[in-house]
Context: one part of a larger RNA
RNA sequence: UUGGGCGUAAAGCGCCUGUAGGCGGAAUAAAUAGUCAGAUGUUAAAUUUUGGGGCUUAACCCUAAAACCGCAUUUGAAACGUUUGUUCUAGAGGAUGGUAGAGGCAAGUGGAACUUACGGUGUAGCAGUAAAAUGCGUUGAUACCAUAAGGAACACCAAAGGCGAAGGCAUCUUGCUGGACCAUUUCUGACGCUGAGAGACGAAAGCGUGGGUAGCGAAUGGGAUUAGAUACCCCAGUAGUCCACGCCGUAAACGAUGGAUAUUAGACAUUAGGAGUGUCGACCCUUUUAGUGUCGAAGCUAACGCAUUAAAUAUCCCGCCUGGGAAGUACGGCCGCAAGGCUAAAACUC
Numbered sequence: 001u002u003g004g005g006c007g008u009a010a011a012g013c014g015c016c017u018g019u020a021g022g023c024g025g026a027a028u029a030a031a032u033a034g035u036c037a038g039a040u041g042u043u044a045a046a047u048u049u050u051g052g053g054g055c056u057u058a059a060c061c062c063u064a065a066a067a068c069c070g071c072a073u074u075u076g077a078a079a080c081g082u083u084u085g086u087u088c089u090a091g092a093g094g095a096u097g098g099u100a101g102a103g104g105c106a107a108g109u110g111g112a113a114c115u116u117a118c119g120g121u122g123u124a125g126c127a128g129u130a131a132a133a134u135g136c137g138u139u140g141a142u143a144c145c146a147u148a149a150g151g152a153a154c155a156c157c158a159a160a161g162g163c164g165a166a167g168g169c170a171u172c173u174u175g176c177u178g179g180a181c182c183a184u185u186u187c188u189g190a191c192g193c194u195g196a197g198a199g200a201c202g203a204a205a206g207c208g209u210g211g212g213u214a215g216c217g218a219a220u221g222g223g224a225u226u227a228g229a230u231a232c233c234c235c236a237g238u239a240g241u242c243c244a245c246g247c248c249g250u251a252a253a254c255g256a257u258g259g260a261u262a263u264u265a266g267a268c269a270u271u272a273g274g275a276g277u278g279u280c281g282a283c284c285c286u287u288u289u290a291g292u293g294u295c296g297a298a299g300c301u302a303a304c305g306c307a308u309u310a311a312a313u314a315u316c317c318c319g320c321c322u323g324g325g326a327a328g329u330a331c332g333g334c335c336g337c338a339a340g341g342c343u344a345a346a347a348c349u350c
Base pairs, nucleotide, nucleotide: 004321005320006319007304008303012318014201016199017198021194022193023192025088026087027086028085029084030083031082032081034080035077036076037075038074039073040072041071042070048066049065050064051063052062053061054060091191092188093187094186095184096183097182098181099180103177104176105175106174107173108172110154114150115149116148117147119145120144121143125136126135162169163168206247207246208245209244210243211242215241216240220236221235222234223233258317259316260315261314262313263312266295267294268293269292270291271290272289273288274287275286276285299306300305323350324349325348332343333342334341335340
């Protein structure tokens, strides 16, 4: 290894593109270093197995046959695999005609709210809490009105809804741009699947340079609470949150479920299309693709549960796991401005 697993017990890379490699549709012809069959040679003896025999038996020994691991040469077979040639269209891709969408980037734009400033009205409180106090206010606050400025986020629509590989994406308009789905059967003709390394992307926080800063708000200051209160509550408030460019590369990056293909009862809802019935036209109804959900048969599962969006039944490829702790740590290497990240042990201990 034959022969285990990975939703929750240890275990699916955060996600995609893709190199090598692995695997790969249908027909036909040929070749055949894989494969299968035969023959020959070789595979020392001992050892092993079986039969027979010898020491009183056994161990041990003798004898005959077989077996084991193969290897080489040669003759054949051609189903599978491989290679080569020709062909096909069910996989894959292109074309044409449509459809939906918070998919991405850039520029502009709107209203509500908030804060501030100035002006007006107006007078003694306001704010806050379980209760208070710090705080703000007669240099006129809070409240109401008008004007102006500013930054950030987009109520209703809104949904079990949509889009995206994932992270994620929501005012509205325009420009540029990626992908998906449906229909036609028109073209190419296996061009496919996966993917070690590698590369692109990757929330929040954090870092660098320069802007910006309304609200919120780590740190910090003050007030309370308390035995104490480096907290929970309150008043303030810096970094940050926002923008541009460049880093970082991690998350309960979760469906805790890798990707692809095929097969296997249904019911209901919903999104985007098509066809049909029907109709003046639509709604409705029937049916069919592609998604998104709830429930459920067989089956699976330790159970919970999963169940055509599988955790069912099969095949292919990749990643990962092997008792708990020490430890996702030390050391070394690579990356990073740093923070740190990636790779990754052992002693010892239970």

A computed fold for a 350-nucleotide part of an RNA from Desulfobacterium sp., annotated as small-subunit ribosomal RNA, central domain. The coordinates come from a structure-prediction model, not an experiment, and the mean pLDDT is 86. It matches the Rfam family "Bacterial small subunit ribosomal RNA".